[in-house]
RNA sequence: GGGCCCUUAGCUCAUUCGGUUAGAGCAACAGACUCAUAAUCUGUGGGUGGAUGGUUCGCUUCCAUCAGGGCCCA
Numbered sequence: 001g002g003g004c005c006c007u008u009a010g011c012u013c014a015u016u017c018g019g020u021u022a023g024a025g026c027a028a029c030a031g032a033c034u035c036a037u038a039a040u041c042u043g044u045g046g047g048u049g050g051a052u053g054g055u056u057c058g059c060u061u062c063c064a065u066c067a068g069g070g071c072c073c074a
Stems, first nucleotide, its partner, number of pairs: 001073007010026004019057001028044005050066005
């Protein structure tokens, strides 16, 4: 220098043939249970979906550029 893939909650990931209010597990917090802790059970909060722009009646989803990360080639 060229090609491909990824970026969504604190972490790991779903959801994406564009359509009502974006979810799960773990973690955190609160409660129940216990003499107490752990385990277990119940509940709660937490997301400007990497950034900007475009397309569209409407984008996490499609397109462009940029940023970060990974792999391959040279």
Transfer RNA from a Bacteroidia bacterium, 74 nucleotides, folded computationally. The organism belongs to Bacteroidia, within Bacteria. The prediction has a mean pLDDT of 82.